[in-house]
Context: one part of a larger RNA
Molecule: large-subunit ribosomal RNA, half B
Organism: Methanospirillum stamsii
RNA sequence: UUGUGUUAAGGGAACUCGGCAAAUUAGCCCUGUAACUUUGGGAUAAGGGGUGCCUGCCCAGCGAUUGGGCAGGUCGCAGUGACAAGAUCGCUCCGACUGUCUAAUAACAACAUAGCAGACUGCAACUCCGAAAGGACUCGUAUAGUCUGUGAUUCCUGCCCAGUGCGAGUAUCUGAACACCGGGUUCAACCGGACGAAGGACUCGUAAACGGCGGGGGUAACUAUGACCCUCUUAAGGUAGCGUAGUACCUUGUCGCUUAAUUGGCGACUUGCAUGAAUGGAAUAACGAGAGCGAUACUGUCCCUAACACAAACCCGUUGAACCUUUUGUACUAGUGCAGAGACUAGUGACUCCUUAUGGGAAGUGAAGACCCCGUGGAGCUUUACUGCAGCCUGUCGUUGGGUUACGGUAUUACCUGCGCAGGGUAGAUGGGAGACGUCGAUCCAACCCUUGUGGGGGUUGGUUAGUCAACGAUGAGACACCAUCCUGGUUUUAUUGUAAUCCUAACUGGUCUUACAGGACAUCGAUAGGUAGGCAGUUUGGGUGGGGCGCCACACCCUCGAAAAAAUAUCAAGGGUGCCCUAAGGUCAACUCAAGCGGGUCAGAAACCCGCUGAAGAGUGUCAAGAGCAAAAGUUGGCCUGACGCGAUUUCGCAUAGCAAGAAAUCGCGAGAGGAAACUCGGGUCUAACGAACCAAUACGCCCUGUUGAUGAGGGCUAUUGACUACAGAAAAGCUACCCCGGGGAUAACAGAGUCGUCGCCGGCAAGAGCACAUAUCGACCCGGCGGCUUGCUACCUCGAUGUCGGUUCUUUCCAUCCUGGCUGUGCAGCAGCAGCCAAGGGUGAGGUUGUUCGCCUAUUAAAGGGGAUCGUGAGCUGGGUUUAGACCGUCGUGAGACAGGUCGGUUACUAUCUAUAAGGAGUGUCGGAAGUCUGAAGGUAAGAAUGAAAUAGUACGAGAGGAACUUUCAUUCGGCGCCACUGGUCUACCGGUUGUCUGACAAGGCACCGCCGGGCAGCUACGCGCCAAGAGAUAAAAGCUGAAAGCAUCUAAGCUUGAAACUCAGCCUGAACAAGAGACUUCAUUAAAGACCCGGGUAGAAGACCCGGUUGAUAGGAUUGGGAUGUAAGCACGAAGGCAACGACGUGUUCAGUCCGCGAUUACUAAUAGU
Repeated sequence: UUGUGUUAAGGGAACUCGGCAAAUUAGCCCUGUAACUUUGGGAUAAGGGGUGCCUGCCCAGCGAUUGGGCAGGUCGCAGUGACAAGAUCGCUCCGACUGUCUAAUAACAACAUAGCAGACUGCAACUCCGAAAGGACUCGUAUAGUCUGUGAUUCCUGCCCAGUGCGAGUAUCUGAACACCGGGUUCAACCGGACGAAGGACUCGUAAACGGCGGGGGUAACUAUGACCCUCUUAAGGUAGCGUAGUACCUUGUCGCUUAAUUGGCGACUUGCAUGAAUGGAAUAACGAGAGCGAUACUGUCCCUAACACAAACCCGUUGAACCUUUUGUACUAGUGCAGAGACUAGUGACUCCUUAUGGGAAGUGAAGACCCCGUGGAGCUUUACUGCAGCCUGUCGUUGGGUUACGGUAUUACCUGCGCAGGGUAGAUGGGAGACGUCGAUCCAACCCUUGUGGGGGUUGGUUAGUCAACGAUGAGACACCAUCCUGGUUUUAUUGUAAUCCUAACUGGUCUUACAGGACAUCGAUAGGUAGGCAGUUUGGGUGGGGCGCCACACCCUCGAAAAAAUAUCAAGGGUGCCCUAAGGUCAACUCAAGCGGGUCAGAAACCCGCUGAAGAGUGUCAAGAGCAAAAGUUGGCCUGACGCGAUUUCGCAUAGCAAGAAAUCGCGAGAGGAAACUCGGGUCUAACGAACCAAUACGCCCUGUUGAUGAGGGCUAUUGACUACAGAAAAGCUACCCCGGGGAUAACAGAGUCGUCGCCGGCAAGAGCACAUAUCGACCCGGCGGCUUGCUACCUCGAUGUCGGUUCUUUCCAUCCUGGCUGUGCAGCAGCAGCCAAGGGUGAGGUUGUUCGCCUAUUAAAGGGGAUCGUGAGCUGGGUUUAGACCGUCGUGAGACAGGUCGGUUACUAUCUAUAAGGAGUGUCGGAAGUCUGAAGGUAAGAAUGAAAUAGUACGAGAGGAACUUUCAUUCGGCGCCACUGGUCUACCGGUUGUCUGACAAGGCACCGCCGGGCAGCUACGCGCCAAGAGAUAAAAGCUGAAAGCAUCUAAGCUUGAAACUCAGCCUGAACAAGAGACUUCAUUAAAGACCCGGGUAGAAGACCCGGUUGAUAGGAUUGGGAUGUAAGCACGAAGGCAACGACGUGUUCAGUCCGCGAUUACUAAUAGU
C1' cells in the first nucleotide's frame, strides 16, 4: 500500500451517471391494514404490541423430549439475546402473467404464451424432408392439420383496391412445340398460314394482403380563432384515441406540482420535423434480478478520514516460471530533425552498486488497426440488377386399350345435281356412238316424300297397259338415246382420323385374409415445348476526386486566358462553346458595297421608302463560342450548274521525336465533269469543333466458294452503306453488411501533434459620434495595423506490423490578457460605494440543483468564487455515465437486405516494472598514512503562512442631510502548514463483564459460532481534539517627488538624489549539506596500535540494511514486588427466595471497591546480556 472483514463522534446521500456498495428490516403470536381491482387479489400491505428464566396450576392428547393457556416470582443495556431470518411506501413507462434467450461482455421492453384473425387443405389432403424408393404430419380427418399475422382481459379496430400481390372470370386480342394446310426441296433443312394450352392483356373481387391515408385562400360587431365558404388535387386524404412520447428537430416547448435551486420526474396544454388503430390503438388489476422519479427508515457513499483483525506485500529458508529483449543503457532543459529525441547540437547536471516503493516517460508490453481508404480481393444477405437452374402450371407424344353418340377432316362406294339467248325443252366437259330401254310393266294419271332459282327435277306407292327415247330436221359456239372418264355442288356406304361427352375393362394405380372392392386409359412416370420462378446458383454493381460518400464531369472534342514573347505544358484554375444545320447557306462567273451619321423629300412620326454627302469596316460572314481572316471580297444580289465527284499517292494534326486506331485537314497524279471569253477556280460551307474499332444484323451491286458430276434450294466469302458503344481506343451487369473476413496504406480520412490563422480571442492607430456644454471620466462607428495559438476551419507533413477516444476524479506544475488580496493614477472621485486604467502571478479562487456532459442556467454563501497551457496534462492511476461492435424498441427513409452527428434500454477496461524519473533507505570507493570527535557552509528548496470579521479610533473626518471612512491598536474566525495526545471524541480481535445455541457427563472452567452477539475500555495510534506558525532589512515596479539642463522658461531625467508593493534579494526555516573532484577547517588518539565491526540483551529506531541504548564496573529485556489503571463485586460457603406435602428452586444478600487483567512507572540481579572473533 492492496484485498477481505469489524467499528466509528456530529451530520445523514451533501457522494455519484445512479444510494453502486454497505447499513436498515427479518422468525413466531396478537392486533390492524389504504388506493385500486379482472372481486381472485392488493396483503407478511402499511402500522403497533408481545417474546427470557423459575415456581405452581388448568385444558387437549393413549402418550411423547407433545400442543395450548393462567397466576405469581425473578435477571439483564438487550430474551427469534448467537446462527438463520422481507427494508418499506408512492408516481410513471414497457411487457399481461409462469416461462425462454445470445455456453464465454446483452436476461431486456426481445422470443414464447393463452386469446383473436386470415389463408390453404375432403385425405392417395395441405405443408415438409428426400435424386428416387420412401418418410414426417398420422395409424390424425375440418371441434382436424399446415402456414401467416397479432399477442391475456376490457373498450375498439376508421377511409382507400389507383400501384404491387392474391383469387375468380374471360366475348375479344396476344400466345410455343408436335400434328395439320400451303410454299419449298431429289429427300431434307427452311418459310408462311391456320388451329390454339397455361400465362399475359382485359373485367371483377380482396387491406386482421404488401401498403397508403393532401395543399392554397377567405370568413363572426375588440383582438384572436374559424363552426362556414371558395379553389387545386388524390385511390383515399388520418376517424376514435393517444400525444414534447422509449416516437418532438426546434427543445432545457409553455403552464402547474415536486426542490433553496431540477436539461430530471409527475400532471396538463399540444401548432404531432416525422402519432394512430391486429405493421394493432387506448386503458388496465396482478406479476417483473426490466427503465425513470420521489419519500420514510438506514447508514463511512460523502464532509473526512481514523483505528483494529486476517491474508498478501516486506524479511529469512527451499523450490523456481512466463511475457519481453536491433545495438546499448548517464540524466535534464532548449533547439534541430519525417514537424512529439536517453543516443544529434548547445548548455546544465551527474562518483559506483544495492533495496523498498510510485507508476511521469521509454510516443512501454500485448494484437501485420476491427474505424477510414485502396484491391478490376472474399464472404453472408436482399431485390422489379444480369444470366441461369430446381420446383410449380400448361400443351403435345409415349406408357395407352375397347365401345357409343354428336360434330368434323381425308380417302372410298353408290346415287343425284348442272336453266345466258336460240331451241319442243334445265345442253356441266370430253371421247365413243346408231341404236337403247320396256309385261321383271315403258308411257300416262293420282297420292306421298326429298330438292329447288317456284319453273321444274329425283324417288316411293297405287291405278292404267305397249310402247318410249334417240337418230333425222331446226336452233345453237356446242345436240340430245346409250356407254366410258371427269368437273361443280350435294346425299350416302365403308375405312381411317380428330374434337367433345359418355360407357366399359384389361394396362396402370389404390386396396382387401391380396378372389372382393374403388379409380381407370385419366393419373403416375418419361420426352418435348411455352409460362412462372431470389426457392437456389454464378456473377456484376466504372473512373476522376485537396480522404471517401453526396454533388459534379474537369471522362470525346473546339476557342481565349493561365502559359513565364519558339514548340510543349497541370489543377474539381478562369471565361465560353459542340454532338447540328444548309440542294443552298455548296461550285463558278458577273455586278454591287456595308454599319452609322448628316441634309432633303406626300401621308411617314426616333425607326418604313427615295435622293445626296461623309463613311477602312465602327456591318456582314448559318449556329447562345472565341480568336484569326475578308471590301471591284471570303460580304450582298443575280445567271448557269452539282467538284457535297471516281481511283490513287504523300504530308500534318490526332500522338510521347520508339510505335499506335478512328477521325480531321492540306498538297499532288490519272479519269470524268461544272462555271468562265480566258487565265483559271471547284474533292462542300473563310479557318480552327459537329465524332466511333471488332463481332452481329439489315440493305445494295456484281463476282467467288461449298455434296463425286450437273441443276435447284440453302449457306459462306469479297466490296460498300446503315444501325453504338457520351465511362466517347468501345465488358453484357443492382444493392446491403454494425455478423463480417483477407491483403495492404500514414500513397488517404476520424483523435492528437505540426504548419497556417480566414474564423476565434486580445491589443493598438485614427476619432465620426453621445456623454445637457465637452471626442478621449465613461462609451466609441467606418477604415487600418498587429499579437496569441484556446475555438472552428484549411493542409495531409509524422503515426494505420495500433501513440487507447469525451466527461469526471486524483495529483503536480506553469502562463498572465488579474477574479480576490497588495501598491498606485484618472474620474461625470465630497464620504460610502463604484467606473476606467497602471504595476503585480506570493497566496487564494469553495458548496449545491438539473444534465453523461465540457459549457450553460439556477440556489445560498464568499474577499473572490479569474481565464488558459502541460498529447483538448493525467485509463501500464481510477471511473465508464456519453460516444463507438454484436441484442432490442420507436419515428423517418428504402420493394428489400438495411440505414439515420435521430431518440431509447442493455452491453468483458489486460499487463508480476527491465531502463529512466520521482520518494525514501542502505553498501562501497575517492578526497595522497589510519582513526574518533567538533565545526564552517558553497549550493538548492520554501507560502509557511494567506485571508476575513468584530471592537476601539468614531457616529469622528467628509456631507445640507441621508449616510459615513482611514492610519494605528486589540480580539476572534476561516483556509493552509508543522507538531502533539493532558482534555474531548474514535478505535482498541490487550483486557473485564453480561448473554444465546451447542459440545467437553454435571459444577467450576472452557472450545466453536464475524471478536458468536452485546455493554464498557488502559496504553498506543488518531481528529472531530490541542499547541505553534513574525516583525524587519535591502534593491525595485507602477506611481509620487527634489534639484536640473538639453530648450535663458518649463520639466521627476538627460547627469545626480529621495520615497514607493502580498512580487524580487535577504532575514527565518528545511536539506544537519565537503563526491563542494577547487573533495574545506579545528581538536584529539595511536603505531606497544588507535578505532571499528561481528556477537549478545534490547528499542526513543525500524521493510531489509541502517540508527540508538545496554552488555555484570550492568536495571538492557524477562520475572517478582509495588504504584497507577480497566472491569465491576469471582469461585466456594452461609443465609434468604415466589411457590411446593416434600424433593427442589430462577434469583437475591453477605463474605467482596471483590476476582481477573495491564504493551505504563518505580524498586529489585532471581533469569538472560556469558564466553569470544